[in-house]
Molecule: Bacterial RNase P class A
Organism: Solemya velesiana gill symbiont
RNA sequence: GGAGUUGGCCGGACAGUCGCGGCCCCUUAGGGGGCGGAGGAAAGUCCGGGCUCCAUAGGGCAGGGUGCCAGGUAACACCUGGGCGGCGCGAGUCGACGGAAAGUGCAGCAGAAAAGAUACCGCCGAUGACUCCUUCGGGAGUACAGGUAAGGUUGAAAUGGUGCGGUAAGAGCGCACCGCGUCGGUGGCAACACUCGGCGGCAAGGUAAACCCCACCCGGAGCAAGACCAAAUAGGGGAGCUGAGGCGUGGCCCACGCUGCUCCCGGGUAGGUCGCUUCAGGUGCGUGGCGACACGCAUCGCAGAUGAAUGACUGUUCACGACAGAACCCGGCUUACAGGCCGACUCCCAAC
Repeated sequence: GGAGUUGGCCGGACAGUCGCGGCCCCUUAGGGGGCGGAGGAAAGUCCGGGCUCCAUAGGGCAGGGUGCCAGGUAACACCUGGGCGGCGCGAGUCGACGGAAAGUGCAGCAGAAAAGAUACCGCCGAUGACUCCUUCGGGAGUACAGGUAAGGUUGAAAUGGUGCGGUAAGAGCGCACCGCGUCGGUGGCAACACUCGGCGGCAAGGUAAACCCCACCCGGAGCAAGACCAAAUAGGGGAGCUGAGGCGUGGCCCACGCUGCUCCCGGGUAGGUCGCUUCAGGUGCGUGGCGACACGCAUCGCAGAUGAAUGACUGUUCACGACAGAACCCGGCUUACAGGCCGACUCCCAAC
C1' cells in the first nucleotide's frame, strides 16, 4: 500500500419566531412564567417474562414447544464459553447438532438394481450339459445350466478403502495398513478427545422442521387486561301514604293482577379517575469471572397522549442528511437503513 474478518458508536449542527400535548408555579381568571417532549430499530408481533382477571389439591391423557455440553438470566427458541461437523490459506463463519444395531412409512428422473438387494454390458465356465478328438489316462471347444459385485453404465446415494495372496473368474475368502464398531485405560464437570491397549472381518445405506421413541418445559385470556366514582332516561327490589281511588278477572263479597305519590336500595350506560410509567432502569468507579454476567458504592430522573402532542418557517454552516413515529412495561430475535467514525485481528506485496 492492497484485500478482508469482527466488535461497537453516531444518525446533520447552532440560533430565533410561531404552534401542539405533559408537569410545576403565579394570577386581577383574560393570561403569564419555568422545565422537559420518539427510536436504534419506536417496525414485524416471532419467542420469553412481569402485571391483571378467570380457572386450579396433586398427578395423568390429549395438544404444543425445545433438543451436543457447561454456564448466564426473571425467563427464553436469547447470550457466553467449549465440543463436533461443513466452508475459508487465514482472521473467522454457518449448523433444530438426541435416537435410524424399537416399529411403521417414503424415495421423482435416471439406472440391471433404491433395502436384507440386483446380473444390463463385461469376466469365468472349476462343476453339470452338449459337440468333436483320443494312445481311453484324458484333451479341445460351445456358452445351455450356472458362478461372479473385480471393471463399465445411472444416480444425491449402489452394502468399507488400498495393496498382496488366493481363485476357473471373483469375493474380508485370507493377511497387512487405514477406516469402523465395541470393551477398557488416560485427560476433561461434561459434550468429547487420544501417537494408548484388547476384541470383532465388518453386522448396522438415506430420511425423524415424516409418523414415532426418549428427555425436559408449557393452565387460559390479554391494558378494549382490570379496579374505583357515577348522571339523565327506562326498567328492577323494598318501605310508607290515600279518597282506601281507578281498571281487569268474577253474578257479588273476599281475593288476585295492573295503576298514582314520596323515600330508600342495588345493578348498570354516557362521562370521569386509576392502571400509566421508578424501573429485571441509565451512567461512572471498584471487586470476582476467559466471558455472558453478578455484587458493592456513588450519581442521575429520561414522552405518557386517549381523536390521541412531538410540527412549521427563517438565518448561518457542513460531508446536504437514510430507514422510519411511542400507545401497559421489560429482555431478545428478525427485518429496513444515505452517509460517517473508532477499536481488535488476518492474508498478500514492497522496503527498512